Predicted 3D model of a 138-nucleotide RNA (FMN riboswitch aptamer (RFN element)) from a mouse gut metagenome.
RNA sequence: UUCUUCGGGGGUGGGUGCAAUUCCCUACUGGCGGUACAGUCCGCGACCCAUGAAUCCUGCUUAAGUCCAUAUGGCAGGGUGAAGUGGCUGAUUUGGUGAAAGUCCAAAACCAACAGUAAAGUCUGGAUGAAAGAAGAA
Numbered sequence: 001u002u003c004u005u006c007g008g009g010g011g012u013g014g015g016u017g018c019a020a021u022u023c024c025c026u027a028c029u030g031g032c033g034g035u036a037c038a039g040u041c042c043g044c045g046a047c048c049c050a051u052g053a054a055u056c057c058u059g060c061u062u063a064a065g066u067c068c069a070u071a072u073g074g075c076a077g078g079g080u081g082a083a084g085u086g087g088c089u090g091a092u093u094u095g096g097u098g099a100a101a102g103u104c105c106a107a108a109a110c111c112a113a114c115a116g117u118a119a120a121g122u123c124u125g126g127a128u129g130a131a132a133g134a135a136g137a138a
Stems, first nucleotide, its partner, number of pairs: 001138006013025003027122002029112002031044004039110002048087004054080008092108005114125003
């Protein structure tokens, strides 16, 4: 450098209600790299936004006395939108052990894109997708 494979988990029981796995009580889950073993530290990825190669559509022009048609190029507006880049991007304390831990142990907290739907980290959907990265082969 090329190729192959892998690469995200979770709603139990009850309440209210016409209707909620969405509200309330309870329950449950934790991607990747770094570092004393981390959802909460540092960094990355996913979603979303911008930019954007390319491509498509419309109008004008090239276009011919006028109307219709006309290759090619140009201008203006709009749709889709790859890679890359930029933006956005949640949440922790106390005590203990130790040389060293915001990572272990104990306790108490907190957080979790967008679309749909009775308001969703857990249901359904984009997604049999993409990706941080991990392993292997040449």

Description:
Its mean pLDDT, the model's own confidence on a scale to 100, is 85. Rfam family: FMN riboswitch aptamer (RFN element). Gene Ontology term of the family: FMN binding.